[in-house]
């Protein structure tokens, strides 16, 4: 510091996601040790048990006693208000920070004075009584530092009086200043004097009100008043969450120099009275949430989130209310009352409060021991010893976190075994292990053994702990997550859109680096991963630091309030601002330095720093306040000026429609074409007259006016705004503008008019599969007017307003000035408006560009992913329709912008092709042949399926082929290699069998080497296992080959240039060509693959040669080498080009004709069955052999062909003329036989020598329009040939038979010249042949092309696009089904709060009390006083009522979202077929 994800690719916008850090955590797997921390975040839920606050000679009785004393209850004192817990409440003077004055303070400290002398009770105790208990009552005894009357003190408090000083105020007099005046005067300042009020200090007098003793004689106490320290109470300013779908709140409320009460103390703190105030858009009031802070986490910072542990403050103590005591409480372990709950009970009545420490139950994903000790620190009491202390110090539990250590170290390769992978060679695990040597942190055992203890005599819970020493032995100790990209790390097997994974993108449908397992690798490590939450990345709320023409985003427009901002000069002030200094900013934390635990975590010390707040002083540039002034902003005056600016009234002509009249006859109207419709009751068309309503042709123009909406015939009246010129006037009066107000198209609404045309709805006619549409015929609201509502539009320049600045050029509207002129133009300048082009600049790009989207300032509005949704609820407005304001749940990983390359369009332009047209001949109808589908079958083997399958693979299925079926057989195999053994090979005979095969006998001995034994090569047989074998699957794993677009003219590269980029340019433009062929032009210049040419064949000539051919020469022919054609020449056109048209010559003329040759690529095109090949699969079979069958089936459909339908013909007779080829298991002549197929025969020929060989044509004869002398299918009989074998199933011949068919519907194919058409010939394959097929060969030999509108295909340019799997694309809505969240709803249930009324416990206060009770005092009493009692208002719980509000739920219902293959249509994207 970034990365992934929208696209075919790109840039920008924009969201989602990830990598980091953190935690009081939890869960999964795993787990050796130690140190230091931390540990109910949920139910402020309920609590069993134990403990958490006591202590003390001040006191007397009692008990015990060693006679010293001790014990324990009680009275009394101090403490229990500290410590400890929790965060429910609280949005507040609660907290934080800074200040303030009207206060209190036990214990402690300092200093002063005093501490005299009396009285009366009471608990304990004893006795009696009541009660289950808790407890209570009565009688009697007693003490005090308990209680109490008196004295004294006093710097305390109050009252009265008086002295001095000060402040304020009223009046008199004097001085002075300012204003003003005819004069009078008014105001300010200072001095003097008299009075009043208040305050401070002092004097005098009066009133109130103190004390306690104990003692060991050292002391410890007590009272009064003063000061301090520490603590506490109160007040002020500022700061402290969300919500306006909470806008008004408040009656003790705001104030009072009034009166009274009250407090420690100011104060409406309380009461009476008077006034009517106070708070609020700078957010009151209400609602929600929340203890606040130091700080913690994160971040570069600014910020954001949090408020565990530690520390400060606050609040609370079962819930609510209340006071008492006390220095202090409205009191966690006190009291009273009410309520809920729990417990005890003898039913009468009582008791209780863990949010103290442990612990229990419950809740929950989840949080510990009913431990030890007061040794330390701290607290209470005490003179002290000491006692108490779940504060605290420690230990226990938990990997909860942080930190440290270990699980060994060194050597050790034939790189062992095992496992995994493999290209089978090897590689990985891996020095890892084993093995050898060493060490002992840790562990175990034994021995020793602290510090913590101080100002301290004693005293150590932790603890026999830390630590040290010795001994033993590698001994006791490794997991977890990941490995497709982001993101470090990959292979094998299994699985087969299944099981599963997933943070995002996404993996999985038979070769998964993404699932599961294994091996390996990577990361971290006593942990690792997941989940949750916070910050970061996120400049994704933007102060630092974003935007708004088209991505989300400028209010429809204007006026204007608050607010915000604001021109030049001078003076003054010092609020902002700046500087210096002072105080504060607790400690801890954080930073730096140093130190203590072996280090670290941890702990300690010191330093530095700290925003802010407050005080003082100074500065005065800028901003602000005040005063004075200026004219450049703004406004006004004067003179002109253009205009569909607005409102009202009146007037006009053209046209439509209707009515009347005339004239006239059969149609009119409408459409792509029809029909509905009108018309013989007289239409349409034409003429004349009239009525009525609405709108204003031409002018007319990116012309004008207006704030916008908007405004158009003409005239008149009223009226707003703008602009220009000239000087003059005012003197910043300005800009913007939250709220607010006004205007605001069309449609719509209300009331009343009006209604010609047009025309939602509606009716009819067409179209259509349908047509609730588009088209046509009608037609109501409405459109028009008046008045009143509505308040929205793509209200758009999708561009808020104002001001200033920043090149120009060309138009246009209006005004003014200048030059010039007699004058008007032209021209020049200037201002305002309105357009186009363009520089800098800017922009994601497109574009904008003085009318900015440039450069700046000011103000307002608005945006923050898509959908849900501009919707729901609430509120406001509206007659309604509806408008304004405006969410959430849920869901997706995108949605969207601009530009690029393609593809596509029922978009455009140009061009080409037997593409159409012009022609010739066919197919489609018939019969047959052949291929395919389908059907059938034991099998009818397989592949090929629009063009680009179908006389295709197959250039030849009777067996073989053959892959299929049935049956019979074989299992190292029919075929290859290796190993072992035997035998040469080979040949013959006969037996079983359909054959394969089985079984038997006989013959035979070779070649090389070697003396021999033997060995070897080839071959045969047997055995064993490695293996063979598969036309089994996958052409969507592949190679190779092929088809097609297409012989179409295209496809690219290097360098340069343009663009942020994808890309573009080159290769677009003007011509031209068959051609990206060439020329010209050109930010391109060149190049490559294609085109063309080079190659082959044919056509003319020359030449060389001559086997064959020829009687011979030339010629021909054969096959070699050359020539020839290049727009070369002429004319015309063209740009003096390329090139085109015409001509000459020539065998041939503009590519002479034909062939071979097929760019980058497309179709996951075809082929695993030609071959090769990865993977999978079969292995006594999916392999191999054999016989027979099948591939030849046959209701049917299609493709390709042959033969025909006849006279341009059939039949007969005669008679010519080719070329390419083939031939030895061959071609075969002559001659002979047979009607013929064919047979006999065998000359010649390995071929220019021999053989095979034409038909149509031509000549003559016949047939005469018919199912025929056409046509030949089908069938019968008889033959021939090939072959082991023609039954399934061959070909040929002869005789006989003689079907359909009389030129073929819709539709469709080929061909542009030696072509089509017609005619035959030969070849491959092959024993033969189903060949009418295929590829070749020659013979005869046409017609037509005006042309490019249309059909098909293609090429280039351009345009639109929401397509990119690319139109066979994309995509919308209803309906049906399932799921989810949500709104409404008769109601139902519950919560919190307020209001009104009732009620009124405890309590303090007030009043009353000759009624009851009482020791102190007293005048002895009907006394004072106290207790008690009564009454009153206040008030908690409780009750009642009417509303509002929040939440949950609710039959039914509304829409929304999501869901591989449901239904109906086709609305949008191209002119999307009606923009």
């Nucleotide at each position: 510091a970034g990365a992934g994800u929208u696209u075919g690719a790109u840039c920008a916008u924009g969201g989602c996601u990830c990598a980091g850090g953190a935690u009081g955590a939890a869960c999964g797997c795993u787990g050796g040790c130690g140190g230091c921390a931390u540990g109910c975040c949920u139910a402020a839920u309920a609590c069993a048990u134990g403990c958490a606050a006591g202590u003390c000679u001040a006191c007397g009785a009692c008990c015990c006693u060693u006679c010293g004393g001790g014990g324990g209850a009680g009275u009394g004192g101090c403490g229990a208000c500290c410590u400890g817990g929790u965060g429910a409440g609280u949005a507040a003077c609660a907290a934080g920070u800074u200040g303030g004055g009207a206060c209190c303070u036990a214990c402690c400290c300092c200093a002063u004075g005093c501490u005299c002398a009396g009285g009366a009770a009471u608990a304990a105790c004893u006795c009696c009584a009541c009660g289950a208990a808790a407890g209570u009552g009565g009688a009697g005894c007693u003490a005090a530092u308990a209680c109490u009357g008196g004295a004294u003190a006093g710097u305390u408090u109050c009252c009265g009086u008086u002295u001095u000083c000060g402040u304020u105020u009223u009046g008199u007099g004097c001085u002075u200043c300012a204003c003003a005046u005819a004069a009078a005067g008014u105001g300010g300042a200072g001095c003097u004097u008299a009075g009043a009020a208040c305050g401070a200090a002092g004097g005098c007098g009066g009133a109130a009100c103190a004390a306690a003793g104990c003692u060991u004689c050292g002391g410890c106490g007590g009272c009064a008043a003063g000061g301090g320290a520490g603590g506490g109470a109160c007040c002020u300013a500022c700061u402290u969450c969300c919500u306006a779908u909470u806008a008004g709140c408040u009656u003790g409320u705001u104030g009072g120099u009034u009166a009274a009460g009250g407090u420690a103390a100011a104060a409406g703190c309380u009461u009476a009275c008077c006034a009517a105030g106070g708070c609020u858009a700078u957010g009151a009031u209400g609602g929600g949430u929340a203890g606040c802070u130091g700080g913690u986490c994160u971040g570069a910072g600014a910020g954001g989130a949090c408020g565990a542990u530690c520390a400060g403050c606050c609040a609370c103590a079962c819930u609510g209310g209340g006071a008492c005591u006390g220095a202090g409480a409205u009191a966690c372990g006190g009291c009273c009352c009410a309520g809920a709950c729990u417990c005890c009970u003898a039913c009468g009545g009582g008791a209780g409060g863990c949010a103290g420490c442990a612990g229990u139950a419950a809740g929950g994903a989840a949080u510990a021991u009913u431990c030890c000790g007061c040794a330390a620190u701290g607290g209470g009491c005490g003179a002290a010893a000491g006692c108490c202390u779940g504060a605290c110090g420690g230990a226990g539990c938990a990997a909860u976190g942080c930190c440290g250590c270990g699980u060994g170290a060194u050597c050790g390769a034939u790189g062992a075994c095992g496992c995994c992978c493999u290209u089978c060679g090897g590689g990985g695990u891996g020095u890892a292990a084993a093995g050898a040597u060493c060490u002992u942190u840790u562990c175990u055992a034994u021995g020793g053994g602290a510090a913590c203890a101080a100002g301290u005599u004693c005293u150590g819970a932790g603890g026999g702990u830390a630590c040290c020493a010795u001994a033993g032995g590698a001994a006791u100790a490794a997991g977890u997550c990941a490995c497709g990209g982001c993101u470090a790390a990959u292979c094998a097997c299994g699985u087969g859109c299944c099981a599963g994974c997933a943070g995002c993108c996404g993996c999985g449908g038979u070769a998964a680096u993404a699932c599961g397992u294994g091996a390996g690798u990577g990361g971290c490590u006593a942990g690792c991963g997941u989940u949750a939450u916070c910050c970061g990345g996120a400049a994704u709320u933007a102060u630092u630091g974003g935007g708004c023409g088209u991505a989300a985003a400028g209010c429809g427009u204007c006026u204007g309030u608050a607010g915000a901002g604001g021109g030049g000069a001078a003076g003054u002030u010092a609020a902002g601002u700046g500087a210096a200094u002072u105080g504060u900013a607790a400690a801890a934390u954080a930073u730096c330095u140093c130190g203590a635990c072996u280090c670290a975590a941890u702990c300690g010390a010191g330093a530095a720093a700290c925003a802010g707040c407050a005080g003082u002083u100074c500065a005065u540039a800028c901003u602000g306040g005040c005063u004075u002034u200026c004219u450049a902003g703004a406004a006004g005056a004067u003179a002109g000026u253009a205009g569909a600016g607005g409102c009202a009234a009146g007037u006009g002509g053209a046209a439509u429609u209707c009515c009347c009249g005339g004239a006239g006859u059969a149609g009119g109207g409408g459409u792509a074409a029809u029909a509905u419709c009108c018309g013989u009751a007289g239409a349409u068309a034409c003429c004349g007259g009239g009525a009525g309503g609405a709108a204003c042709a031409c002018c007319a123009a990116u012309a004008g006016c207006g704030a916008a909406g908007g405004c158009a015939a003409c005239u008149u009246g009223c009226u707003g705004g703008g602009c220009u010129a000239u000087u003059c006037u005012u003197g910043a009066c300005c800009u913007u503008g939250a709220g607010a107000g006004a205007c605001g198209a069309a449609a719509g609404c209300g009331u009343g008019g009006g209604u010609a045309g047009c025309g939602a709805a509606c009716g009819g006619g067409a179209u259509u599969a349908g047509a609730u549409a588009c088209c046509c015929c009608g037609g109501u609201a409405g459109u028009c007017c008046a008045c009143g509502c509505c308040g929205u539009a793509a209200a758009c320049g999708a561009u808020g307003g104002a001001u200033a600045c920043u090149a120009g050029g060309c138009g246009u509207a209006u005004g003014u000035g200048g030059c010039a002129u007699c004058g008007a133009c032209c021209c020049c300048a200037u201002a305002u408006g309105u357009g186009c082009c363009g520089a800098a600049g800017u922009u994601a790009a497109c574009g904008c560009a003085u009318u900015a989207a440039g450069u700046a300032u000011c103000c307002c509005g608005c945006c923050u992913g898509g959908g849900g949704a501009g919707u729901a609820c609430g509120g406001c407005c509206g007659c309604a329709a509806g408008g304004c304001u405006a969410a959430a749940a849920c869901u997706c990983a995108a949605a969207g912008g601009a530009a690029u390359u393609g593809a596509c369009g029922g978009g455009g332009a140009u061009c080409c092709a037997c593409a159409c047209a012009a022609g010739c001949g066919g197919u489609g109808g018939a019969g047959c042949a052949u291929g395919u589908g389908g059907u059938u079958u034991a099998a009818u083997u397989c592949g090929a399926c629009g063009a680009u399958a179908a006389g295709c693979g197959a250039a030849g299925a009777a067996c073989c082929u053959u892959a299929c079926c049935a049956a019979g057989g074989c299992u190292u195999g029919a075929c290859a290699u290796c190993u072992u053994c035997g035998g040469a090979a080979u040949c013959c005979a006969a037996c079983c069998g359909a054959a394969a095969g089985g079984a038997u006998g006989g013959a035979g001995u070779g070649c090389u080497u070697g003396c021999a034994a033997g060995a070897g090569a080839a071959c045969c047989g047997a055995a064993u296992g490695a293996c063979a074998g598969g036309u089994g699957c996958u052409g969507c794993a592949u190679g190779g080959u092929c088809g097609u677009c297409g012989u179409c003219a295209g496809c690219u590269c290097g360098u340069g240039c343009c663009g942020u980029g994808a890309g573009g340019u080159g290769u677009a433009c003007g011509g031209u060509u068959a051609a990206g062929u060439c020329c010209g032009a050109u930010a391109a210049c060149g190049a490559g693959c294609g085109c063309a040419a080079c190659c082959c064949u044919c056509g003319c000539c020359g030449u060389u040669a001559g086997u064959u051919g020829u009687a011979u020469u030339u010629u021909u022919c054969u096959a070699g080498c050359g020539g020839g054609a290049c727009u070369g020449c002429c004319c015309u056109g063209g740009a003096c080009a390329a090139c085109a048209g015409g001509g000459a010559g020539g065998a041939a003329g503009g590519u002479g004709a034909g062939g071979a040759u097929g760019a980058c690529g497309u179709c996951a095109g075809a082929u695993c069955a030609g071959c090769a090949u990865g993977g999978c699969u079969c292995u006594u079979a999916c392999g191999c052999c054999u016989u027979g069958g099948g591939c030849u089936a046959c209701a049917c459909a299609c493709g390709u062909g042959c033969u025909a339908c006849a006279a341009u013909g059939g039949g007969g007779u005669g008679c010519a003329c080719a070329a390419u080829g083939g031939g030895g298991a061959g071609c075969a002549a002559a001659g002979g036989g047979g009607c013929a197929a064919c047979c006999c025969g065998g000359a010649g020929c390995a071929a220019a020598u021999c053989c095979u060989a034409a038909a149509a044509a031509c000549a003559c004869c016949u047939c005469u329009a018919a199912g025929u002398u056409c046509g030949g299918a089908u069938u019968g009989a008889g033959g021939g040939c090939u072959g082991c074998a023609a039954u399934u199933u061959g070909c040929c011949c002869u005789c006989a038979u003689g079907a359909a068919g009389u030129u073929g519907g819709a539709a469709u194919c080929g061909c542009u010249a030696g072509u089509a058409a017609c005619c035959g010939c030969a070849a491959a394959u092959c024993a033969g042949c189903a060949a009418u097929g295929u590829g070749g060969c020659g013979g005869u030999g046409a017609a037509u092309a005006u042309g490019u509108u249309c059909c098909u295909g293609g090429a280039u340019c351009u345009u639109g696009u929401a397509c990119a799997c690319a139109c066979c694309g994309c995509c919308c809505g209803u309906c049906a089904c399932g799921a989810c969240a949500u709104g409404g709803a008769a109601g139902a249930u519950g919560g919190g709060g307020g209001c009104a009324c009732c009620a009124g416990a405890a309590g303090a206060c007030a009043u009353c009390u000759u009624a009851g009770u009482c020791a102190a005092c007293u005048u002895u009493u009907u006394g004072a006083g106290a207790c008690g009692g009564a009454u009153g208002g206040c008030c908690a719980a409780g009750g009642u009522g009417a509303a509002a509000u929040c939440a949950u739920u609710g039959a039914c219902u509304g829409g929304g979202u999501c869901g591989a293959a449901g239904u109906c249509g086709u609305a949008a994207c191209a002119a999307g077929g009606u923009a």

Small-subunit ribosomal RNA from a metagenome, 1475 nucleotides, folded computationally. The sequence is in RNAcentral, with records from SILVA.